Large-subunit ribosomal RNA, domain IV from a Candidatus Sumerlaeaceae bacterium, 353 nucleotides, folded computationally. RNAcentral holds the full RNA, with entries from ENA. Its Rfam family is "Bacterial large subunit ribosomal RNA". Lineage of the source: Bacteria > Bacteria candidate phyla > Candidatus Sumerlaeota > Candidatus Sumerlaeia > Candidatus Sumerlaeaceae.
Context: one part of a larger RNA
RNA sequence: CCGUCCAGAAGGAACUCGGCAAAAUGGCCCCGUAUCUUCGGAAGAAGGGGUGCUCCGGUAGGGUGAUGAUAUUUACGAUCAAAGCCCGAGGGAGUCGCAGUGAAAUGGGUCAAGCGACUGUUUAUCAAAAACACAGGGCUCUGCAAACUCGUAAGAGGAUGUAUAGGGUCUGACGCCUGCCCAGUGCCGGAAGGUUAAAGGGCGUGGUUAGCGCAAGCGAAGCCACAAACUGAAGCCCCGGUAAACGGCGGCCGUAACUAUAACGGUCCUAAGGUAGCGAAAUUCCUUGUCGGGUAAGUUCCGACCUGCACGAAUGGCGUAACGACUUGACCGCUGUCACCUGGACGGACUCG
Numbered sequence: 001c002c003g004u005c006c007a008g009a010a011g012g013a014a015c016u017c018g019g020c021a022a023a024a025u026g027g028c029c030c031c032g033u034a035u036c037u038u039c040g041g042a043a044g045a046a047g048g049g050g051u052g053c054u055c056c057g058g059u060a061g062g063g064u065g066a067u068g069a070u071a072u073u074u075a076c077g078a079u080c081a082a083a084g085c086c087c088g089a090g091g092g093a094g095u096c097g098c099a100g101u102g103a104a105a106u107g108g109g110u111c112a113a114g115c116g117a118c119u120g121u122u123u124a125u126c127a128a129a130a131a132c133a134c135a136g137g138g139c140u141c142u143g144c145a146a147a148c149u150c151g152u153a154a155g156a157g158g159a160u161g162u163a164u165a166g167g168g169u170c171u172g173a174c175g176c177c178u179g180c181c182c183a184g185u186g187c188c189g190g191a192a193g194g195u196u197a198a199a200g201g202g203c204g205u206g207g208u209u210a211g212c213g214c215a216a217g218c219g220a221a222g223c224c225a226c227a228a229a230c231u232g233a234a235g236c237c238c239c240g241g242u243a244a245a246c247g248g249c250g251g252c253c254g255u256a257a258c259u260a261u262a263a264c265g266g267u268c269c270u271a272a273g274g275u276a277g278c279g280a281a282a283u284u285c286c287u288u289g290u291c292g293g294g295u296a297a298g299u300u301c302c303g304a305c306c307u308g309c310a311c312g313a314a315u316g317g318c319g320u321a322a323c324g325a326c327u328u329g330a331c332c333g334c335u336g337u338c339a340c341c342u343g344g345a346c347g348g349a350c351u352c353g
Stems, first nucleotide, its partner, number of pairs: 001348008011338001014337001019334001027051005036041001038173001052095005061087004067081004096100001108332007115324002120132002136171007148157003174319004179249003184246002186242005193237003199231002204226005211218002250268005277311001278308001289305005
């Protein structure tokens, strides 16, 4: 010096990103216990007191109950007494120590806020969480040889189930609620019109050559190649619906008898211009916004304001008792975290052998 422990004057978080670590609390019995609340809880809230041993005395009381008795005497019955054994307070008297749950095991507590309702689940080996799941809610598909999934298929799962069932997807207890937009994209419905494949169809064109022609060339039938009109489904275009489908939810100018502000007006654009609620927020750049609270002093925290760079309603909004090895702030207790270090034990390192 390192590791694991023990003790520490007066102070007590001044340490530090942060009370990390340590200390403290601790069992049982009794008293007592607030806001809030979904009336269950919160709660071991908080905060107090007691605790050993000896004797009265194994006392009061309780359990079990050998056995005996009583009456009617039919009973696997009723009532009473009771040995033994077991459990066992409360009280009084006394007594020892610094200390009696004498060692060990064995909650620190309170207040406020955020997030997630909760118990659960997770990154085996750096993340346990606010992430996942969850009951509950919604939309949607599926009539059974179901939808859907696996498989080339046979076949299997779904399910020996049948719409109070099963699949997909979103949300996530509960309470109060969930506004406007269907122009775009998607999905559903529609079938008049437009467009449209193979196929059908075959106008026509070309090749070949019997024949004709002096030649140039023309050229029937057949065969072959190409091929116009026309007929021709879904889809797309088109017409509607649908947002707890994907998603979206404006700008400028003016105006009130101080000023300021603008209930009001004008104008442009849009499919519609953000409703309720919340708001410097797990979201606020400017920003340590401003005011209030807490501190002697507070970039954090709490309460407000609203100028929301860039909240907002099942990619749910706002609340919420209970719960949390979650996150943040404050306080009490407690301490070697610290001011500021010291002593000790054991094991190493190190030196010598």